The part of an RNA shown here (large-subunit ribosomal RNA, domain VI) has 266 nucleotides and comes from a metagenome. RNAcentral holds the full RNA, with entries from SILVA. It matches the Rfam family "Bacterial large subunit ribosomal RNA".
[in-house]
Context: one part of a larger RNA
């Protein structure tokens, strides 16, 4: 910029893409077949394997602003309790959040038209012949079926709802400036989004962020003070004390004012 008025949503599928894999066992059945040894077609059943995908209940991974333990030196006057540095000093565990090795789920069934191959009916050719004319059955391939994209598919579709013929200027006509509608974007406050953009929640008619209050969940018994002990130490109060993304509340704090943009058709 275009989709012959200006908006939010919902959506059709023209194209296009993905996907497309094979394997042991069992029942049928030790049956048909076969002296015999072996050992089936057709159906039907159950594992698992590698690849995709999506998830984080589980099992673990990470987890640099989460608990805890400690070493060695500095500060906080000293005790004590703490705080720096020392790869995060080191080490024990671990929320969310990513993520595999965890979990789910997927190739299929099925329909068309066919390959090779099997066949019906059949003359030419009074027989025979799947073919010459006519009919059928028949592969992971092919064309749909399944997922995913998509109307710039300029051939620009469809439907649902919203907003309406303002005011100047023009040879009054296309147009061209203005203010506005319904919306929209700036602009803030985020993150289920994301390299910007863009999506995607919200902006006081507010739970959209931090706080704060509960909770869940992680650590693993704080600190102080008593007691036992000459101490190191151990008991109690105490399953304590702290806490980051997790879940739900609560306008305490910031999303305030405020600006631009936007139809007048047939």
């Nucleotide at each position: 910029c275009g989709c012959a008025g200006g908006a939010g949503g919902u959506u059709u599928g023209a194209g296009g893409g993905g996907c497309c894999c094979g394997g042991u066992c069992c029942c049928u059945a030790g049956u048909a077949c076969g002296a015999g040894a072996g050992g089936a077609c057709c159906g039907g059943g159950a594992c698992g394997g590698a690849c995709g995908c999506a998830c984080c209940u589980c099992u673990g991974g990470u987890g640099c602003a989460c608990c805890g333990g400690u070493u060695g030196u500095c500060a906080c006057g000293c005790c004590a309790g703490u705080g720096g540095c020392a790869c995060a000093g080191c080490c024990g565990g671990a929320u969310a959040g990513c993520c595999a090795a965890g979990u789910g789920c997927g190739g299929a069934u099925c329909g068309g038209a066919u390959a090779a191959g099997c066949g019906c009916u059949g003359a030419a050719a009074g027989c025979a012949u799947c073919u010459a004319a006519g009919c059928g059955c028949g592969a992971a391939a092919c064309c749909g079926g399944c997922c995913c994209c998509a109307a710039g598919a300029u051939g620009a579709g469809a439907c649902c709802u919203c907003c309406c013929a303002c005011c100047g200027g023009g040879c009054c006509a296309a147009c061209c400036g203005g203010g506005u509608a319904a919306g929209a974007c700036c602009c803030c406050u985020u993150g289920c989004a994301g390299a910007a953009c863009a999506c995607a929640a919200g902006g006081u008619c507010g739970a959209u962020a931090g706080g704060c209050c509960g909770g869940c969940a992680a650590u693993g018994c704080a600190a102080g003070c008593g007691c036992c002990g000459c101490a190191a130490u151990g008991c109690g109060c105490u399953a304590a004390g702290u806490u980051c993304a997790c879940c739900g509340g609560u306008a305490c704090u910031a999303a305030u004012a405020g600006g631009u943009c936007g139809a007048g058709g047939g």